This is a predicted complex of two RNAs, RNase P RNA and transfer RNA, with 472 nucleotides together. It holds a member of the Rfam family "Bacterial RNase P class A". Its family is annotated with ribonuclease P activity, dimeric ribonuclease P complex and tRNA processing in the Gene Ontology.
Formats: sequence, C1' cells, structure tokens
RNA sequence: CGAGCGGGCGAUGCGGUCGCUCGUCCUAACGGGACGGGAGGAAAGUCCGAACUCCACAGGGCACGGUGGUGGGUAACGCCCACCGGCCGCAAGGCCAGGGAAAGUGCCACAGAGAACAGACCGCCGAUGACCCUCCGUCGCCAAGGCUAUGGAGGGAACAGGCAAGGGUGAAACGGUGCGGUAAGAGCGCACCGCCCGUGUGGCGACACGCGGGGCACGGCAAACCCCACCGGGAGCAAGGCCAAAUAGGGGACCCUUGGCGCGGCCCGCGCAAGAUGGGUCCCGGGUUGGCCGCUUGAGCCGUCCGGUAACGGACGCGCCCAGAUAAAUGGCCGCACCCGCCGACGCCUCGGCGAAGGCGGGCUACAGGAUUCGGCUUACCGCCCGCUCGCCGG
RNA sequence: GUGGGCGUAGCUCAGUUGGUUAGAGCAUCGGGUUGUGGUCCCGAGGGUCGGGGGUUCGAGUCCCCUCGCUCACCCCA
Repeated sequence: CGAGCGGGCGAUGCGGUCGCUCGUCCUAACGGGACGGGAGGAAAGUCCGAACUCCACAGGGCACGGUGGUGGGUAACGCCCACCGGCCGCAAGGCCAGGGAAAGUGCCACAGAGAACAGACCGCCGAUGACCCUCCGUCGCCAAGGCUAUGGAGGGAACAGGCAAGGGUGAAACGGUGCGGUAAGAGCGCACCGCCCGUGUGGCGACACGCGGGGCACGGCAAACCCCACCGGGAGCAAGGCCAAAUAGGGGACCCUUGGCGCGGCCCGCGCAAGAUGGGUCCCGGGUUGGCCGCUUGAGCCGUCCGGUAACGGACGCGCCCAGAUAAAUGGCCGCACCCGCCGACGCCUCGGCGAAGGCGGGCUACAGGAUUCGGCUUACCGCCCGCUCGCCGG
Repeated sequence: GUGGGCGUAGCUCAGUUGGUUAGAGCAUCGGGUUGUGGUCCCGAGGGUCGGGGGUUCGAGUCCCCUCGCUCACCCCA
C1' cells in the first nucleotide's frame, strides 16, 4: 500500500435571533412574562420475552403452538457469555432449527440394470458343467480310407454359471485407501482410517483421549407426520376504571336450563345473570368523534470499589431526575468551533516532498423520528478510531 | 396503536402430502368464417410466483427476514 476479519465510539458543541410544546411560578388583565425540561441507536419491523390491567383465585386433562449440544447469566426469553462438536476460510475469524432415522408411518421425481433387507446394462471371469477344434492313449467295428465310445493335455467361443473391481446413471449405489489373494473378484485375509460393542482415565457436563473385541450389521429427509425433554390459560393501554355528551336505550332473524355467558379450540371443574316485561349470537339502523386517571421514578441513570475467564452480580454515594404530547411539540436563519479541497508568506531536508500562520470556496450530512413501559433480536444507515490476519514492496 | 388476512400472466383466480414443462377464464396478437365489423371457430405469445436468504437432491408450496396492500376496534350494547 492492497485485500479482509473483529470490536468500540460519536451522531454535533457554543453564541445570537425568530418560533413550537410541557411543567412550575408571576400577573387586575387569560393574553402575556420568567425559569426549567424537550426523541433514537435504531424511537422502525412488531419477531421473541416480560412488567402492568381485565377476564375466577388462573385450576386439571386433551388438542394446538414454540424451543432443542453442554454449563452458566437473567425477572424472563427463541437473548447473552463460556465451552463442546460439525462445516467454511491460507489465516484473522465466521456459520450451524446442533435431540431422536437400530419406536413406527411416509417420501426419495427424472435418469438408471438397480433407490433400501437393491441390482447386473456395458464390463471382468468362465475355476465347475455342457459345446467346438487339435494332439495323444485305450476298448470295439471295419469294405483298411476310417467310424463310434471313453480318458488325458492344449486351445477357442462365451451356453449355463460366477463377480461386483472398473465404466455408466444419479443428490444419493449397501464402508474408504493400500497390499495380499483369486478363474475373475469380493472384509475373502491383513494394515491404517471410519463404524459398532464393551471398558478405563480426565472433565460438573456436552465430550476428549486410550485399551480390548467385532469384518461391518445401521443410506438420506423430522424447516414430512411423529417420538422424547422442557415451556406456554386468553386478551391486550383502542388493556382497564371514572365523569360527561348524543341517538330511535330502535328494528329483524335465530338460540336458550342436558342451555347461555365468563372461557376467542374441546371436555371437566369453578363462577355469574335473569326468571321470558329476561339472557345470548348475528345482521340492519342510529349516535359521538369530549375530559380525567392509567402516564411515566424505573428489572432507571452516573461514578468508585469488590467478586466472576465472561455474560453478569454485589456494596457504597446520604450522587442524579432525564419527553409525556393526543393528530400530535424538538424547527428555520446567521456567526464561530469542526471537517474537506485549492492557494500559501515562511521553515526543514535525502530536492522530491513534509510542516505551517493565513486567505478563498464548499460541507455541517446518512438512516430516521416517541405514543403504556422495559429486556432482546432483526432490519435501515453516515463518520471516525483501535486491534488482528494474509499478500506485495522498502529498511 | 393493537390484532388478523392477502400478494401467482395486463385483470380475476386455481395450484393436492414439495417432483419433472406452473394452469384456467377474460384481455392481447395472428389466421379462418363475413361484402365489412361483431359473434363464433382454430392457434400463438405473455410468469425472476412481491423481494432476499435458508432447509432439501429439488421450493409457488416448508422456515426466517423484508416490502407493499387490505380488514376489524367506541357508544346505543
């Protein structure tokens, strides 16, 4: 210098001026004034987990949904930390829905001979049996040329048969490599690797490392059904409570005690209301578009020390108070700081650059904005810094 | 704000328990029928399945992220 990996920080500050909003106080003026506060790292997506509120006091079973290596952290989590295993990368590092496929069911298209207790298309062999040829031996017949039967040796072809090494198909072909072995082959035999079973040591554990035995039985898919373990009652601040206002406190259909509603899947159980001038579900119609509480002080923030590898936890300070709007307030302009580019008196030196008072011009940006509140994740996005890895060049 | 649903051809919709080349109707284009047009008949083109990633041999379909559209909510009750 280039390529890359990991982590952290900031998201502007000060002054002037014109505005917005909330709170407190002041003012005879209800219109003003003073003082103080006023968006984010993601306020976002609403994907998880909680607090809080109501539905019984949140109960039991089934169904359904979620999570899924181990240990820890936490109020809790699908989050975080550490470790284990696998995969990717030369590396720094990154990724993993990472339990079970020898409980069961299902699927594995096309291609291919064969796709899960598989299979033989090309191929290899043809030991063994049959066939053909040559030579040799023996028995028999003979018209003396041979013929038949049988045995042995050699060769041919590849009918039966053997094989699964190689080719080919496929995402996947029923362990891999090598040596031996064989007619050719094959865990057929052996060595190493892998796998399974048993066992020992270390570790809280996931697992790791050995030792012995077994030629090997057990393909993949569970983000397919499913099994196992654990977790989950439902709804959500438009929760929920109070006050006020308005309308037609209206009409229709259906259901109602072995019922309805709470209980937005079912059953049980519990509770509730009325006593048909009732209760419920749905549809039509009509009305309002108000106020207060919930509401912001909380698993809060900051600092120091201690414990822990870390996530995180604890103690202390007599530390701090940091938006609560309701169709929704944080903004505009100017100057300086700050950053970038160009010029640059002057200084340094290895003569090509470096530093630099100052001047001019530009920028002050990206993503984005609270709506009950927290803890996370994910997504969007500007700038700076630190550490590390690999490559090249120079000393 | 909260809770649901949807996205497949120009439009309206199918698409099974993942499978070979994703279909149908209307529309468009071409041809035929007709004196011409319509109707009718025959044929053709047209799809990154909203976008990205993952699981799988294989994804419109299963899972995650993301974008867009849409519905419901108060009172009479």